[in-house]
RNA sequence: AGAGUUUGAUCCUGGCUCAGGAUGAACGCUAGCGGCAGGCCUAACACAUGCAAGUCGAACGAGACCUUCGGGUCUAGUGGCGCACGGGUGCGUAACGCGUAGGCAAUCUACCCGAUACAGGGGAAUAACACGGGGAAACUCGUGCUAAUACCGCGUAAUAAAUGAGAAGGCAUCUUCUUAUUUUAAAAGCUUCGGCGGUAUCGGAAGAGCCUGCGUCCUAUUAGCUAGUUGGUAAGGUAACAGCUUACCAAGGCGACGAUAGGUAGGGGAACUGAGAGGUUGAUCCCCCACACUGGUACUGAGAUACGGACCAGACUCCUACGGGAGGCAGCAGUGAGGAAUAUUGGUCAAUGGACGGAAGUCUGAACCAGCCAUGCCGCGUGUCGGAAGACGGCCCUCUGGGUUGUAAACGGCUUUUCUUUGGGAAGAACACGCUCUUGCGAGAGCAACUGACGGUACCAAAGGAAUAAGCACCGGCUAACUACGUGCCAGCAGCCGCGGUAAUACGUAGGGUGCAAGCGUUGUCCGGAUUUAUUGGGUUUAAAGGGUGCGUAGGUGGCUAUUUAAGUCGUGGGUGAAAGCCCGUCGCUUAACGACGGAAUUGCCUGCGAUACUGGAUAGCUUGAGUAUCGUUAAGGUUGGCGGAAUGGGAGGUGUAGCGGUGAAAUGCAUAGAUACCUUCCAGAACACCGAUUGCGUAGGCAGCUGACUAGGCGAUAACUGACGCUGAGGCACGAAAGCGUGGGGAGCGAACAGGAUUAGAUACCCUGGUAGUCCACGCCGUAAACGAUGAUGACUCGUUGUUGGACUUCGGUUCAGUGACUAAGGGAAACCGUUAAGUCAUCCACCUGGGGAGUACGUCGGCAACGAUGAAACUCAAAGGAAUUGACGGGGGUCCGCACAAGCGGUGGAGCAUGUGGUUUAAUUCGAUGAUACGCGAGGAACCUUACCUGGGCUAUAAUGCCUUUGCUACUGUCAGAGAUGGCAGGUUUCUUCGGAACAAAGUGCAAGGUGCUGCAUGGCUGUCGUCAGCUCGUGCCGUGAGGUGUUGGGUUAAGUCCCGCAACGAGCGCAACCCCUAUGAUUAGUUGCCAUCACUUCGGGUGGGGACUCUAAUCAGACUGCCUGCGCAAGCGGAGAGGAAGGUGGGGACGACGUCAAGUCAUCAUGGCCCUUACGCCUAGGGCUACACACGUGCUACAAUGGCGAGUACAACGGGUAGCUACCUAGUAAUAGGAUGCCAAUCUCCAAAGCUCGUCUCAGUUCGGAUUGAGGUCUGCAACUCGACCUUAUGAAGCUGGAAUCGCUAGUAAUCGCGCAUCAGCCAUGGCGCGGUGAAUACGUUCCCGGACCUUGUACACACCGCCCGU
Repeated sequence: AGAGUUUGAUCCUGGCUCAGGAUGAACGCUAGCGGCAGGCCUAACACAUGCAAGUCGAACGAGACCUUCGGGUCUAGUGGCGCACGGGUGCGUAACGCGUAGGCAAUCUACCCGAUACAGGGGAAUAACACGGGGAAACUCGUGCUAAUACCGCGUAAUAAAUGAGAAGGCAUCUUCUUAUUUUAAAAGCUUCGGCGGUAUCGGAAGAGCCUGCGUCCUAUUAGCUAGUUGGUAAGGUAACAGCUUACCAAGGCGACGAUAGGUAGGGGAACUGAGAGGUUGAUCCCCCACACUGGUACUGAGAUACGGACCAGACUCCUACGGGAGGCAGCAGUGAGGAAUAUUGGUCAAUGGACGGAAGUCUGAACCAGCCAUGCCGCGUGUCGGAAGACGGCCCUCUGGGUUGUAAACGGCUUUUCUUUGGGAAGAACACGCUCUUGCGAGAGCAACUGACGGUACCAAAGGAAUAAGCACCGGCUAACUACGUGCCAGCAGCCGCGGUAAUACGUAGGGUGCAAGCGUUGUCCGGAUUUAUUGGGUUUAAAGGGUGCGUAGGUGGCUAUUUAAGUCGUGGGUGAAAGCCCGUCGCUUAACGACGGAAUUGCCUGCGAUACUGGAUAGCUUGAGUAUCGUUAAGGUUGGCGGAAUGGGAGGUGUAGCGGUGAAAUGCAUAGAUACCUUCCAGAACACCGAUUGCGUAGGCAGCUGACUAGGCGAUAACUGACGCUGAGGCACGAAAGCGUGGGGAGCGAACAGGAUUAGAUACCCUGGUAGUCCACGCCGUAAACGAUGAUGACUCGUUGUUGGACUUCGGUUCAGUGACUAAGGGAAACCGUUAAGUCAUCCACCUGGGGAGUACGUCGGCAACGAUGAAACUCAAAGGAAUUGACGGGGGUCCGCACAAGCGGUGGAGCAUGUGGUUUAAUUCGAUGAUACGCGAGGAACCUUACCUGGGCUAUAAUGCCUUUGCUACUGUCAGAGAUGGCAGGUUUCUUCGGAACAAAGUGCAAGGUGCUGCAUGGCUGUCGUCAGCUCGUGCCGUGAGGUGUUGGGUUAAGUCCCGCAACGAGCGCAACCCCUAUGAUUAGUUGCCAUCACUUCGGGUGGGGACUCUAAUCAGACUGCCUGCGCAAGCGGAGAGGAAGGUGGGGACGACGUCAAGUCAUCAUGGCCCUUACGCCUAGGGCUACACACGUGCUACAAUGGCGAGUACAACGGGUAGCUACCUAGUAAUAGGAUGCCAAUCUCCAAAGCUCGUCUCAGUUCGGAUUGAGGUCUGCAACUCGACCUUAUGAAGCUGGAAUCGCUAGUAAUCGCGCAUCAGCCAUGGCGCGGUGAAUACGUUCCCGGACCUUGUACACACCGCCCGU
């Protein structure tokens, strides 16, 4: 000294929370010792029992006992002193109660001290006691005897009291001194003869009483209180002043500087905390007060309205013979009760102190000690040194090993505080008393003896032996300290934020660690942090907060000069501010806590003296603040009349005919009884177009046709007058939009309520047709608004630029005063922004704020006719609520742009049948995954068995598979039997290669690694989809910003493109774009076999052969295209041009290639992999079944519905590819699928191998010569095997379907459409799928308003899981 927490992030405001200290504490766990402290905070609740105040025989009588007869001891009673102290408690009290400073000229005081004086002489009683009586008791009555230091007269007597006079002094009453007179009151004895007492007066000391200034909690939702009240006179009363009391008189007294009322509370020294100022507290100790069962009252006394006295009343408890009595722990112990909670019915008067006494002494629960309690503070200890096999065990891990616990232990050496035993052993004690001496007294000195509760305690010594002694909390951040297991939004944790939903450093346990330590944590409370009530030291445009505006009272505050005063202020001196405590120093207990002594401090109050700048008071002046005057000017300022035109509505008349009106579209409504429209004329009420503005006026609200009257103000100029008259302003008063209220008018238009029509799921709304209050006028209320510049008033100061309104001046450039706008310097601000019209820098005054909600609510009060207004809480609840700005995302916001996105076209899907996938259903199983776009002919590029993961049944147990090691060659293999098979039995059998080492194969053994398509794609890697081939995404340095962040990347152009150019606080760079790569389009070169054939030759006429490289082609290398050239536009980039050239032109076409990231997107079932789970099974083998089910729904396709067609016959032209378990020419058979032969080819050689097209013919619009589903029959092929469940062929059968609702998909050129071909997988195939290939080959795009998606800029946002958001009401 700060930290956590609002946000995606930021700055600010602001609350909540934490770290510190403290405690009369309590609770949980734990506990070795000592010292010093502390210990009913609650029930001022009730109390059993004991003790806490007695003493004096040297005051008195009496009695008892003892006696050495000298006397001594004990005591009930009378008497004296004490019991008003000490001790307890905090009920009451907001008060002169307390604190502080003063006063008493208004007072008292026993015991003690000093001084002066005195003590003469009498009297009458009464307890005790005796006798008698009453009562249960407590107690009491009668009669009689008696004493005193008990009581009562008398005498004496003043420095007492009263009155008068004089002097001095003071403070108003007065005080002191001197003097005179008058009045009144005294006494007590005892004795050891030393003394102790007694009376009066004065003084001292100490104590008490009274009065006063100042200070002393909360509530104004308590604003008025007061009759002894305030004062006076007189009397009474008191120790004393006083309405203290009474009578009379007067009508005062207190209060916004808070009276009165209500609530709470003993006050202070001090304690805790804090840097301090403050805040909180008032236990222990000290001072004061109050109280003593509750309330009241007095008596006694020096002192009490009396804790352990009295009386009365009350409540309660107890005794009782029922008649009556007794009691008061808030003394010390102790009990019950209450409570989270607080001790022994202890010892001693040894010390200190108190009462009494002459003294010895007695009494003393004051006190000193001891006991209990970790309640606190302080101190000590539980060892120390060495010791690595880094032991065992525990825990963790990447686990044949390592790490950690940990030098820790064991073990060896040493020490002995503490402990045990034994022994010694205090200080606190000196008095008093006695004796001796000195002394006039008081007193002093010396000597000897006695006295210790604590306590055989503290302390000291010896011996023994590591021996007797460690816990508690925490370990996600704040906050020092981390792992494993268990649990699975459960159990639980939590001071705040927050943890826990299967990998929890946050729960529980363990190991380890951190902190403190005989304690440690938790809870409560206070201060701190919190500058979060701000005096020190805050704020109010938007975060909470400026009153709606003005006038003005109290109050606060105030210009220049001079003189004076000295209240504030400052200096200096005096008094006081108790002690203890705090602080500093020294000293004493072994240290410390604790204690002793000294100092400082006590910031305050009172008072003397001094200073006079400033403030205040007094006096005299001044003119600049303020006001006045004169002249001029200015405006929708106000009030009240008059007048005006347009429009609207209505009346009357006319023309005129079928609609009008209204809306997004309609309807209600009006209209043939003549509307709407148009013309003429009349009436009514309200508002004033244009001018008009970014203008003006007004304190605010507000003010607009023209004009008259009345009236207020501002500004300028002049510098004539007054001379600080000023500013602000709590209360108060006035004004105060709209709506609303009252009374009376008025009422055209508009128009809450209301009615109807629409809209809608509904529509008590928005829209439409009507329409009442109201809107208007007069008078009276209401008193509120986002009454806003969300910015109180006044004054001063601080750079400028540019408009505009009014005035003055002007050399017409402008200057100046007052307003009103914009932009800005400095400065301010969290920022936005403000910036001479401040939100800057200062001064004065007022108002207001202190987290959000509850709530401007409730209650109370005031105002109002009412409506309502003003004032204005709490319980409870949350950890936020909020301001400004940033980046995104979003918007049925804006701008720009793109995309088969729409539009323009072509063809489809959705309807039919079938194929295929999915959902659903079914099932023993229909294995699993994929699910908007981005799942659904997807994983699967081939489910009859296998595949296969599923089901049923039968079996195996570390082997179904692989590697390494050993052994054997048997059990391998073959045949056969049983069985559905796996498997099991029996029989045969003795393998192959060899470089002779061994290897292959099989089996067995043994060990290491089993196995799992079980779970988690939300633990992961890898791979993939999508946004999107969209043009974006970032970085370094610099600059800007408090910061998040911005700039760059925005802007102007351009592009397919963040492509390029220009500009620019940016300059560069990276990942993306483009290019580099592949195919294709042209050419060249090289090379010619299996390809080609122009020329030449041969020929069976087939490039077949010789031959040729020309061509095609093949496949390698090059060339080519770059807006390079021309032209127009443009600064440039670039764009346009059917331009030139060129095979190709502006990226030529296509492909591969996918930025930062998003969707916890998909995949644990391709593979890999953490964790979890199964282990005679969730592993493995096996037969059969299933994945092919079928009321239904959806997606993707195929085939069609026909004539641009079907069928038959003839005929032409590809490319990519494939082929030896293969493709197969050709021949033969079969209608055919195919079969039997046969040949070529491991391929530019042989082969698979085209269809649409073209030619001819036929069909003629029909469910057909369209369409082919379905089904029957017969076959072919593959394969152990086509039943569930294959494809194909032939024949027969010939279903739906005649172009498809809402809706929806693809495609911009060699594309769509259409036609066939090939390949992968594959024994075969459910392929109509997928991936490729070529053939034929279109239409359309005006354009970017709209739908969808995207990019950039900008804007709003209360969203950030980001609009599938947030959030409101019921």

Small-subunit ribosomal RNA from an uncultured Cytophagaceae bacterium, 1370 nucleotides, folded computationally. RNAcentral holds the sequence, with entries from ENA. Its Rfam family is "Bacterial small subunit ribosomal RNA".